[in-house]
RNA sequence: UUCUUAUCACGAGAGGUUGAGGGAAAGGCCCGAUGACACCUCAGCAACCAUCAAUAGUAAAUCGCUAUUGAAAAGGUGCUAAUUCCUACAAGCUAUGUGCUUGAAAGAUGAGAA
Numbered sequence: 001u002u003c004u005u006a007u008c009a010c011g012a013g014a015g016g017u018u019g020a021g022g023g024a025a026a027g028g029c030c031c032g033a034u035g036a037c038a039c040c041u042c043a044g045c046a047a048c049c050a051u052c053a054a055u056a057g058u059a060a061a062u063c064g065c066u067a068u069u070g071a072a073a074a075g076g077u078g079c080u081a082a083u084u085c086c087u088a089c090a091a092g093c094u095a096u097g098u099g100c101u102u103g104a105a106a107g108a109u110g111a112g113a114a
Base pairs, nucleotide, nucleotide: 001114002113003112004111005110006109007108008107013042014041015040016039017038021031022030023029026087027086028085043080044079045078048076049075051071052070053069054068055067056066057065058064084106089103090102091101092100093099
């Protein structure tokens, strides 16, 4: 980098450094010299992987593997403005409020594979 798969309405910020853009991309709308973004330190959130337990399946049985549920938060990631900030494409409802709902696309993160 590509592919597969799961999740994306919850949650969680202080200090320091720096100094102008940032929120992926287009439009909108926001954040930002009362210092954003980024980086560092500490703290926190969550529970994807890993760990532990129970149950079920597979298995002659154990181990193992798979699935579900639960626990914990020492480990690997991730996250700590706004629903992924909103919209774009399609369908439905409504009947004109560029409204509502669902899905897709794109994206983010984890796990696995190439």

A computed fold for a 114-nucleotide RNA from Cytobacillus stercorigallinarum, annotated as SAM riboswitch aptamer (S box leader).
The coordinates come from a structure-prediction model, not an experiment, and the mean pLDDT is 81.
Rfam family: SAM riboswitch aptamer (S box leader). Gene Ontology term of the family: regulation of gene expression.